[in-house]
Context: one part of a larger RNA
């Protein structure tokens, strides 16, 4: 782990509903008795029960009565088939779909393990310290001191047996449900051990660890109570048809659970020139959101003006100015979810018209109350989160199929079946991969970019634009040539001569030339610039908007648009025609629902069944509803079977499916269907299901 067989909504009692039966002159019997064909019938039994009247707490009244002072008003009623028996769904007591706790309690069984006593007996190699006493000497008056001998203690000391069980190892499906190895602690003692014996389950024992009381202990085992309960987990068997949801309120010792309500469905009912609901137009309200303003609160910014305070600072010094505060007005420009002089679009609300097989009561059955994720308003959070909570709307959830490489929740689109038809959506047409190496104009040289995505800042990238300025009376770059003088301006310095630093920055001579652009010296020197002049020759120079590109740009299996690979592209922008593409439309068939007309049959006259036209319809979890397939057993009717019955098995073949087979072949060797009604221990792939097999 596999295959078999077995494995979960059952019975009885009450009660709702809906269907069918029987009575209706209301219905129905229960104990009981009686009869018989006796484990099944049948009779007799209205005691009772339910209805037939109802209100009121009640006395008690009564088509009425309760409230109440009330004859007002109100609230029940006063009209309308009820009883019985079933079959199916639910409901409620019961083990109540099954399987599953850790517990609670009662009665017994345990101290042959272990824990604590009591009895009676056993066991501890050798070796070591060497206490008290004792006793000889010596000193002493004793008391006693020293020394020496003896002596042989002690929860002593090494260290075996015995007894534990410290570190490491080494086992960890072991040898072993605690062991082996090595080290390791006690071993004359509060030891250690052997035989009996005692004390336990809220109980014992406990040098106390909640240890231990039989491999079990923070309350042994064993059986009963007992199918303890589990708002939890897990399972729960055949098949098609029609329709389908929730993950919200509200209240809950409630929050992963319930009630009621919301949304599903089943049935009966009203409804047709209607009413109601759902859209679409037109039309009428009320409103304070987005946006906007700043007329009001409230907050901010510059500026002016006026009052006022002015501690600092100034001066004519007890008064002024003045820096700066604080308010008020005016100007300018601005901010607001709890601000509005204003003020939409949607949405709501109502009218009228218009289209829709729609709506509304009634009841019988749920299930759902854990919801994601995307656009869009918005709270919290960092304007963080596959983050959280609100509202809108879609998908998913309960939805395949196309696309987005892949990728519930995005785009496109809603899968009854069949078809080697056509035509589209999204999205695409080099090649992988159906379809454009289409056509027209442009841009990009980064391989930018080809299906998410990157900043501030930087740069003669590169295209297009807008203004402006200088040019053949010769611009701009270049080349030749100048670039002077007063003067080394002054000050300052050790020195400052254009060029440390400070002031000022004239004046001559000129086509032009600063009291000096930078380089340079210790200061001078030198080199250059600006400015002018000739040559030369046509464009030059500085701003600013855009479009595409470039630096800024570091990530962990692998280069990396999915890949190949791509360059007037296969890239981007405009802009055009083809074409591909889905389970979408459409075209043929064909099942089937549901409504509707018609025509046939059959009827218990309500209605059912067939059939044909027309309409609309068929994704589907949770769940409702309808139709049916199969096993096994009763009965009634009718069958097949040794010329071969179930059962196995393998072909085949019919039915839209459970399925059927009175088709065949093998085996099998005796029962075995169909058709009508009835009854159930009635369908298995899942429960770490239960047993047996491999």
């Nucleotide at each position: 782990g596999c295959c078999a067989a077995c494995g979960a909504g059952u019975u009885c009692g009450a009660g709702u509903a809906c269907g069918u039966a029987g009575c209706u002159u209301g219905u129905c019997u229960a104990a009981a008795u009686c009869c018989u064909u006796u484990u099944a019938g049948g009779a007799u039994g209205a005691a009772g029960g339910c209805a037939c009247a109802g209100c009121g707490a009640a006395a008690g009244c009564a088509a009425g009565u309760g409230u109440u002072a009330a004859a007002a008003g109100c609230g029940c009623g006063u009209u309308a088939u009820g009883c019985u028996a079933u079959u199916u769904a639910c409901u409620c007591g019961a083990g109540a779909c099954c399987c599953g706790a850790a517990g609670c309690c009662a009665a017994g069984c345990g101290a042959g393990c272990u824990u604590g006593c009591c009895a009676u007996g056993g066991c501890c190699a050798g070796g070591g310290u060497g206490a008290a006493g004792u006793u000889u000497g010596a000193c002493g008056a004793a008391a006693g001191u020293c020394a020496g001998a003896u002596g042989g203690a002690g929860g002593c000391c090494c260290g075996a047996a015995c007894c534990c069980g410290u570190g490491a190892g080494c086992c960890g499906u072991g040898c072993a449900a605690u062991a082996c190895u090595c080290u390791g602690g006690g071993a004359u003692g509060a030891g250690c051990u052997g035989u009996g014996g005692u004390a336990a389950g809220a109980a014992g024992u406990g040098a106390a660890a909640a240890g231990c009381u039989a491999a079990u202990c923070g309350a042994g085992c064993u059986u009963g109570g007992u199918a303890a309960u589990a708002g939890c987990u897990g399972g729960u068997u055949c098949u098609c048809c029609c329709c389908g949801a929730a993950a919200u309120a509200a209240c809950u010792u409630u929050a992963g659970g319930g009630u009621u309500a919301g949304c599903c469905u089943g049935a009966g009912c009203a409804u047709a020139u209607a009413a109601c609901u759902a859209c679409c137009u037109a039309c009428a309200g009320g409103g304070g959101u987005a946006g906007a303003g700043c007329a009001c609160u409230a907050a901010a910014u510059g500026g002016a003006u006026u009052a006022u305070c002015g501690u600092g600072g100034g001066u004519u010094u007890u008064a002024c100015c003045u820096a700066g505060g604080c308010a008020a007005u005016c100007c300018a420009a601005u901010u607001a979810a709890a601000c509005u002089c204003c003020g939409a679009a949607u949405a709501c609300u109502g009218u009228a018209g218009g289209u829709a097989u729609g709506u509304g009561c009634u009841u019988g059955g749920a299930g759902u109350u854990a919801g994601a994720c995307u656009g869009u308003g918005g709270g919290g959070g960092c304007u963080a989160a596959g983050c959280u909570c609100c509202a809108u709307a879609g998908u998913c959830a309960a939805a395949a199929g196309g696309g987005a490489a892949a990728c519930a929740g995005c785009c496109c689109a809603g899968a009854c079946c069949u078809u080697c038809a056509u035509c589209u959506a999204a999205g695409g047409u080099c090649c992988c991969u159906a379809a454009a190496u289409u056509u027209g104009a442009g841009c990009u040289a980064a391989g930018u970019g080809c299906a998410g995505c990157a900043a501030a800042g930087g740069a003669a990238g590169u295209a297009g634009g807008a203004a402006u300025c200088c040019a053949u009376u010769g611009a701009u770059a270049g080349u030749u040539a100048g670039g002077a003088g007063g003067u080394u301006a002054g000050c300052u310095u050790a020195g400052a001569a254009g060029c440390a630093g400070c002031u000022a920055u004239c004046c001559u001579u000129u086509a032009a030339a600063a009291a000096g652009u930078g380089c340079g010296u210790a200061a001078u020197a030198g080199c250059u610039u600006a400015c002018u002049a000739a040559u030369u020759a046509a464009g030059g120079a500085a701003u600013u908007c855009u479009g595409c590109g470039c630096c800024a740009a570091a990530a962990a299996u692998u280069u990396a648009c999915a890949g190949g690979g791509c360059u007037a592209a296969a890239g981007c922008u405009c802009a055009a025609u083809a074409c591909c593409g889905a389970a979408g439309a459409u075209a043929a068939g064909g099942c089937u629902g549901a409504g509707u007309a018609c025509u046939c049959a059959a009827u218990u006259c309500g209605u059912u069944g067939a059939g044909u036209g027309c309409u609309c319809g068929g994704g589907g979890u949770a769940g409702g509803g309808g139709a049916g397939c199969g096993u096994c057993c009763c009965u009634a009717u009718u069958g097949c079977a040794a010329u071969g019955a179930a059962g196995u098995u393998c072909c085949g073949c019919c039915g839209u499916a459970a399925g059927g087979u009175c088709g065949g072949g093998a085996u099998g060797g005796a029962g075995c269907g169909a058709u009508g009604g009835g009854g159930a221990g009635u369908g298995a792939g899942a429960a770490u299901g239960u047993u047996g097999g491999c």

Notes: This is a predicted structure of a 694-nucleotide part of an RNA (large-subunit ribosomal RNA, domain II) from Candidatus Wolfebacteria bacterium CG_4_10_14_0_2_um_filter_39_18. RNAcentral holds the full RNA, with entries from SILVA. It matches the Rfam family "Bacterial large subunit ribosomal RNA".